[in-house]
Molecule: transfer RNA
Organism: Pseudomonadota bacterium
RNA sequence: CGGGCCGUGGCGCAGACUGGUAGCGCGUUCCCUUGGGGUGGGAGAGGUCGGAGGUUCAAAUCCUCUCGGCCCGA
Numbered sequence: 001c002g003g004g005c006c007g008u009g010g011c012g013c014a015g016a017c018u019g020g021u022a023g024c025g026c027g028u029u030c031c032c033u034u035g036g037g038g039u040g041g042g043a044g045a046g047g048u049c050g051g052a053g054g055u056u057c058a059a060a061u062c063c064u065c066u067c068g069g070c071c072c073g074a
Stems, first nucleotide, its partner, number of pairs: 001073007010026004020057001028044005050066005
């Protein structure tokens, strides 16, 4: 310098190809269950998708630029 993949609640990931309410597991808070704890059950909080711009009625998703990590080539 060129190319590819990844970036989404605290952690691990799906959702993207085919634009239309952002979801799952763990964790966490509260409640029930217990003599207490664990287990089990129920309810809730927590991200607006690495950043910026564009297209669109509407963007995590399409386009452009850019930042970070990993890999390949030179």